[in-house]
């Protein structure tokens, strides 16, 4: 970064699987991509199992403990096709 050449990747939908979910893997399929190759280093975003807190209900003579449901908070989970950064990489016109 070209109305170039050779190629490459593969969004959404759908199907199967894993996962609590976000999402990931495989198949189909192409919305697009000059790094839409790799890496969670920085920012940002997504989810909330576990944990915590509140409310309600149940058990209990009562307190307490425990269980269930719902709301809030929360990343150690996730996103590289959100941006930046690092590393590797095809071609060679202006």
């Nucleotide at each position: 970064g070209a109305c170039a050449a050779a190629g490459g990747c593969a969004a959404a939908c759908c199907c199967g699987g894993c996962g609590a979910a976000a999402g990931c893997c495989g198949g189909c399929g192409a919305c697009g991509c000059a790094a839409a190759g790799c890496u969670a280093c920085g920012a940002g975003g997504c989810u909330a199992c576990c944990g915590u807190u509140c409310a309600c209900g149940c058990c209990a003579u009562a307190c307490g403990c425990g269980c269930g449901u719902g709301g809030g908070c929360c990343a150690u989970g996730c996103c590289a096709g959100u941006c930046g950064a690092g590393c590797c990489g095809c071609c060679g016109a202006a």
This is a predicted structure of a 94-nucleotide RNA (c-di-GMP-I riboswitch aptamer) from a soil metagenome. Model confidence (mean pLDDT): 87 of 100.